[in-house]
RNA sequence: GAGGGCGUAGCUCAGCGGUGAGAGCGCCUGACUGUGGAUCAGGAGGUCGCGGGUUCGAACCCCGUCGCCCUCCC
Numbered sequence: 001g002a003g004g005g006c007g008u009a010g011c012u013c014a015g016c017g018g019u020g021a022g023a024g025c026g027c028c029u030g031a032c033u034g035u036g037g038a039u040c041a042g043g044a045g046g047u048c049g050c051g052g053g054u055u056c057g058a059a060c061c062c063c064g065u066c067g068c069c070c071u072c073c074c
Base pairs, nucleotide, nucleotide: 001072002071003070004069005068006067007066010025011024012023013022018056027043028042029041030040031039049065050064051063052062053061
């Protein structure tokens, strides 16, 4: 340099055009308990890497760009 994959909550990931952006774990509060853990109930937390574009509508499609990983060439 060329091609490809990934980037969504603190972590691991789901969601691959539609009408609240989610799950598990973690975190906070409460119940329970002598305390803790476990369990149960509730809650907080996200500009969906970033910037544009297409569309009535984008996490999802297109372009650019950044980071990580893989392959190839030199």